[in-house]
């Protein structure tokens, strides 16, 4: 390079949660880490007059750990 194999966004549907959101199914917009950690920023939610509190986002960036194939 090639290939074979992964993940699964909006929407629906079930259940969970005050909510952001998770989770199963279903569905595939897209993703070579869209594999894993909220440690740093950003966004988001709730409560708060605000300071700030607990959260959620790993499919927003950074950083860390850790990894499949792989021709010439």
């Nucleotide at each position: 390079a090639a290939a074979a194999g992964g993940c699964a966004a909006a929407c629906c549907g079930g259940c969970g949660g005050c909510g952001a959101c998770g989770u199963c199914g279903g569905g595939a917009c897209g993703c070579a880490a869209a594999g894993c950690u909220u440690c740093c920023g950003g966004c988001c939610u709730u409560g708060g007059a605000g300071a700030c509190a607990a959260g959620g986002u790993a499919g927003c960036g950074g950083a860390g750990c850790c990894g499949c194939c792989g021709a010439a």
Molecule: c-di-GMP-I riboswitch aptamer
Organism: uncultured Sphingobium sp.